[in-house]
């Protein structure tokens, strides 16, 4: 320098183009003589900027960062 790939709550991951779900962590409550476990509930996310589309986490372009292949 070229190319490939990945980027989603604090963490680990899902998600046919129909608007984001699960686990865990955290808060509150129930349960208990007290805890643990269990149950209920709440809060918390699409790397950035554009584009396509009625509609983008998803498709396209360019960046940024991680990993990789080649030179």
């Nucleotide at each position: 320098g070229a190319c490939c790939u990945c980027a989603u709550g604090g963490u680990g991951a899902a998600a046919c183009g129909g608007a984001a779900u699960c686990a865990u962590c955290g808060g509150a409550g129930c349960u208990u003589g007290c805890g643990a476990a269990g149950c209920u509930u709440c809060a918390g996310u699409u790397c950035c900027a554009g584009g396509u589309u009625c509609g983008a986490g998803u498709c396209c372009u360019g960046g940024u960062g991680g990993g990789g292949u080649c030179a």